[in-house]
RNA sequence: GCAUCAGUAACCAAAUGGUUAAGGUAGCAGUCUGCAAAACUGUAAAUAAGAGUUCGAUUCUCUUCUGAUGCU
Numbered sequence: 001g002c003a004u005c006a007g008u009a010a011c012c013a014a015a016u017g018g019u020u021a022a023g024g025u026a027g028c029a030g031u032c033u034g035c036a037a038a039a040c041u042g043u044a045a046a047u048a049a050g051a052g053u054u055c056g057a058u059u060c061u062c063u064u065c066u067g068a069u070g071c072u
Base pairs, nucleotide, nucleotide: 001071002070003069004068005067006066007065010025011024012023018055027043028042029041030040031039048064049063050062051061052060
């Protein structure tokens, strides 16, 4: 330098055009307990950035950024 893949919450991870963006761990509050752990209940937090297509974009297109792999 070129090609491919990926980027969603503190961490892992689903949704692949449709109304409110699943789930798990961690966090916070509560119940329970002599205290804690475990368990249970509730709760806050996310689509890398910008533009385009569309009635509607996490999803499709383009550019940029970051990371991984391969080739030279």
Molecule: transfer RNA
Organism: Cyanobacteriota bacterium